This record gives sequence, structure tokens and C1' cells, in this order.
RNA sequence: GCUUGGGUAGCUCAGUUGGUUAGAGCACUCCCCUGAAGAGGGAGGGGUCGUGAGUUCGAAUCUCACCCCAAGCA
Repeated sequence: GCUUGGGUAGCUCAGUUGGUUAGAGCACUCCCCUGAAGAGGGAGGGGUCGUGAGUUCGAAUCUCACCCCAAGCA
């Protein structure tokens, strides 16, 4: 340099052919339970979906450029 895959919550990840509110587990905060703690149960906070542009009535999802990570080729 080229090819492929990936970038979504603090961490690990899902997200169905573009569609009506962006989710799970762990972590965090509060409550219940307990003599206390842990485990268990309940509730809650936290995201400009890597950046920018385009297509569209509508984009996490499609297209393009760029940035970053991994693997392969040279």
C1' cells in the first nucleotide's frame, strides 16, 4: 500500500430486509430482605450508535471519504 472484519452505556456484546421509545448481562445508585453483610428480588441513572457528508418521508442499519483496532496479502 491492497483486501476482509470490527468501532453501539464504565466493561463485554445484541440490534431481524431502513419504520413508530436504542437494548441485554456485569458494574454503579436507591429500596426490600438480614442482627450485619453476601446472595436474591425490585426500581433508577448513564448513549449526540467512531467523525463528516450523501441517499430517503425516515439511517445504528444503505453509499462515499476520513480516523482507530484486528487478521491476511505484498